Transfer RNA from Gimesia fumaroli, 75 nucleotides, folded computationally. The sequence is in RNAcentral, with records from ENA. It matches the Rfam family "tRNA". By type it is a transfer RNA. Lineage of the source: Bacteria > Planctomycetota > Planctomycetia > Planctomycetaceae > Gimesia. The coordinates come from a structure-prediction model, not an experiment, and the mean pLDDT is 81.

RNA sequence: CGCCGGUUAGGGAAGUUCGGCCAUCCCGCUUGACUCAUAAUCAAGAGAUCGCUGGUUCAAAUCCAGCACCGGCCA
Repeated sequence: CGCCGGUUAGGGAAGUUCGGCCAUCCCGCUUGACUCAUAAUCAAGAGAUCGCUGGUUCAAAUCCAGCACCGGCCA
């Protein structure tokens, strides 16, 4: 150089099949309820414009191109 896989809230993972209208779940965080108090439990909330740039489309996490990073294979 070439090939394959991956990149999605603070952490972990799903969603890509077949593009579709609020991106979901667990843990964590914040507030409240409960309690003498803490934990547990319950309720509510914040937090990701889906690695970056561009393209296709009425519509892109999802399709296409380039680039970056991580892991693996071949030599």